[in-house]
Context: one part of a larger RNA
RNA sequence: GGACGAACGCUGGCGGCGUGCCUAAUACAUGCAAGUCGAACGAACUUUCGUUAAUUGAUUUUGAGAUGCUUGCAUCGAAGAUGAUUUUAACUAUAAAGUGAGUGGCGAACGGGUGAGUAACACGUGGGUAACCUGCCUAGAAGUGGGGGAUAACACCUGGAAACAGAUGCUAAUACCGCAUAACAAAAUUAACCGCAUGGUUGAUUUUUAAAAGAUGGCUUCGGCUAUCACUUCUGGAUGGACCCGCGGCGUAUUAGCUAGUUGGUGAGAUAAAGGCUCACCAAGGCAGUGAUACGUAGCCGACCUGAGAGGGUAAUCGGCCACAUUGGGACUGAGACACGGCCCAGACUCCUACGGGAGGCAGCAGUAGGGAAUCUUCCACAAUGGACGCAAGUCUGAUGGAGCAACGCCGCGUGAGUGAAGAAGGGUUUCGGCUCGUAAAACUCUGUUGUUAAAGAAGAACAUAUCUGAGAAUAACUGUUCAGGUAUUGACGGUAUUUAACCAGAAAGCCACGGCUAACUACGUGCCAGCAGCCGCGGUAAUACGUAGGUGGCAAGCGUUGUCC
Numbered sequence: 001g002g003a004c005g006a007a008c009g010c011u012g013g014c015g016g017c018g019u020g021c022c023u024a025a026u027a028c029a030u031g032c033a034a035g036u037c038g039a040a041c042g043a044a045c046u047u048u049c050g051u052u053a054a055u056u057g058a059u060u061u062u063g064a065g066a067u068g069c070u071u072g073c074a075u076c077g078a079a080g081a082u083g084a085u086u087u088u089a090a091c092u093a094u095a096a097a098g099u100g101a102g103u104g105g106c107g108a109a110c111g112g113g114u115g116a117g118u119a120a121c122a123c124g125u126g127g128g129u130a131a132c133c134u135g136c137c138u139a140g141a142a143g144u145g146g147g148g149g150a151u152a153a154c155a156c157c158u159g160g161a162a163a164c165a166g167a168u169g170c171u172a173a174u175a176c177c178g179c180a181u182a183a184c185a186a187a188a189u190u191a192a193c194c195g196c197a198u199g200g201u202u203g204a205u206u207u208u209u210a211a212a213a214g215a216u217g218g219c220u221u222c223g224g225c226u227a228u229c230a231c232u233u234c235u236g237g238a239u240g241g242a243c244c245c246g247c248g249g250c251g252u253a254u255u256a257g258c259u260a261g262u263u264g265g266u267g268a269g270a271u272a273a274a275g276g277c278u279c280a281c282c283a284a285g286g287c288a289g290u291g292a293u294a295c296g297u298a299g300c301c302g303a304c305c306u307g308a309g310a311g312g313g314u315a316a317u318c319g320g321c322c323a324c325a326u327u328g329g330g331a332c333u334g335a336g337a338c339a340c341g342g343c344c345c346a347g348a349c350u351c352c353u354a355c356g357g358g359a360g361g362c363a364g365c366a367g368u369a370g371g372g373a374a375u376c377u378u379c380c381a382c383a384a385u386g387g388a389c390g391c392a393a394g395u396c397u398g399a400u401g402g403a404g405c406a407a408c409g410c411c412g413c414g415u416g417a418g419u420g421a422a423g424a425a426g427g428g429u430u431u432c433g434g435c436u437c438g439u440a441a442a443a444c445u446c447u448g449u450u451g452u453u454a455a456a457g458a459a460g461a462a463c464a465u466a467u468c469u470g471a472g473a474a475u476a477a478c479u480g481u482u483c484a485g486g487u488a489u490u491g492a493c494g495g496u497a498u499u500u501a502a503c504c505a506g507a508a509a510g511c512c513a514c515g516g517c518u519a520a521c522u523a524c525g526u527g528c529c530a531g532c533a534g535c536c537g538c539g540g541u542a543a544u545a546c547g548u549a550g551g552u553g554g555c556a557a558g559c560g561u562u563g564u565c566c
Stems, first nucleotide, its partner, number of pairs: 001566004006562005013413006019406002021371001026369003030366003035106003040103002044099005050091005060081003065076005113324003123248007132241002137237007145179001147177002154169002157166003185209001186207009214229006250296003257287003262284008299321004303314004326347005349360004377403001379402003385399001386397004416446004426437004452502005460493001464489008474479001510555005515536003521550005531538002
């Protein structure tokens, strides 16, 4: 000099973009952070529609009879028919919509957090698998036939304070289980070709095993057909993952020996898969001053800081990988976990209890306590981007987009500009003449950034959704995947960015230093005292070094100090 996730002191106008528990991987009140699908399924409930019964009774119509008189018209009208409408009840065989439980499917293994552990194939980089798996997606081939038995929900009963558990009975499915059909899959044998040992590829033969599910729309001659979505088997692709190997990156030798599944072999088991990964038997090996083993420290990298570079330092934010989820262990489900908001066991802790027994896990977002020099709101929205589910509408999303707080950092702007000597007043100093603050102020003219008030007001949103029209592969037809066009709707931020108008120089400057290094000096006070100090060193009566004042220098919404790194 530069840098910082900084802190402290004094000070503080605005905006943009970033950043914000480095300490206790300490303990956590409260709310939210993973759901979704009724186009898989049955039952229940609600609303509308519908049907039936009762009730009400507008309107229309027939009209005994009475009255008036213009004697064929007007008025009144018992009784009957009609039955809009109102109210109530029942029903579910229909149609439409909804609710929240349950069965079922997919997701919950992503996204988000933290860095405790780890000196390791954890990471980086380059290879390998002739030793592997891969849901959703995608390309191709072939199919989706025909049956069965349950069970939750529900009803009812029992136990329990609760959490919850159990018995009996009923019912459905894209839940579950047989049967049929299918080999290109698996295993064995063999031929050809090839190869890096084991072997690989292609072809042939034999044997064995294994599948499925419907839903919605449209049409129908009621048999079915068709479109879309779903389902089953096989082979590829893509994506994601698993394993193996070479090389690379900390300290200590005041750590020199370490190792029995240890090193290798044969065989078997396990796994998606090679392998002491595990086991039985056999051999006695294996590593080590090119630093084994032990101890200490530490997540690794892209990067970031510094430096002319070589290097040195760091591992916050952002991105990639890894590890962990109160501590330790274990498996289940699944394409994928040995699973942060799943399960089981054990430990510590907290809470409830009827003392028999139960419940919990913020290193998710906010927030609280504690620790600390120190680090924010218990905010808004799914409008955009992305994700889960769904045909879709849509639902969910503390991911994300935004707003809030903090000079924590970087960048930009402002606190006015011009003229202005009676060199005003006042302060300081003085050799008492003056000098200085100083064109500084006042005064005049101008401007109006920012700010305040008022009015107008984008982009982020159409490649989205709904609806209409047209075209259109396939189809016997209906239908209509898809494409094009028209119309309508959708913004948390936010009345934001921006623009315009009005007003007034009106509201906006501090901090550190001034002996030398090092830019900037005098006066007073103090008197080796009080104090200063990065180093040299100042202070004992004329201190440019202490304290104050005036002046000056530097930087500036900051300036200094401390800490750490180059």

The prediction has a mean pLDDT of 80.
The part of an RNA shown here (small-subunit ribosomal RNA, 5' domain) has 566 nucleotides and comes from an uncultured Lactobacillaceae bacterium.